Model confidence (mean pLDDT): 81 of 100. A computed fold for a 75-nucleotide RNA from a Hadesarchaea archaeon, annotated as transfer RNA. The sequence was found in a public genome assembly. Its Rfam family is "tRNA". It is annotated as a transfer RNA. Rfam describes the family as follows. Transfer RNA (tRNA) molecules are approximately 80 nucleotides in length. NCBI's taxonomy places the organism under Archaea, Methanobacteriati, Hadarchaeota (SeqCode), Hadarchaeia (SeqCode).
[in-house]
């Protein structure tokens, strides 16, 4: 060069297809608290994320473009 998949808390994951109660799901992290002699375990609580720039819609994490990355073929 061309062609294809994907990007969402710190790590990872679901939602995306068929726009809608998404101030987005879980799980681990971390912080408090509760028990314990203390510590792990548990249980409560509480913090944290849609890669970016547009564009379409009454409404976008989902659909359209560009640009960025990351990974697969093919040359």
């Nucleotide at each position: 060069g061309g062609g294809g998949u994907c990007g969402u808390g710190g790590g990872g994951u679901a939602g995306c297809u068929u726009g809608g109660u998404c101030u987005a799901u879980c799980c681990u992290u971390c912080u408090g608290g509760c028990u314990u002699c203390g510590g792990g375990a548990g249980c409560c609580a509480g913090a944290g994320a849609c890669c970016u720039g547009g564009g379409u819609u009454c409404a976008a994490a989902u659909c359209c473009c560009g640009g960025c990355g990351a990974c697969c073929c093919c040359a």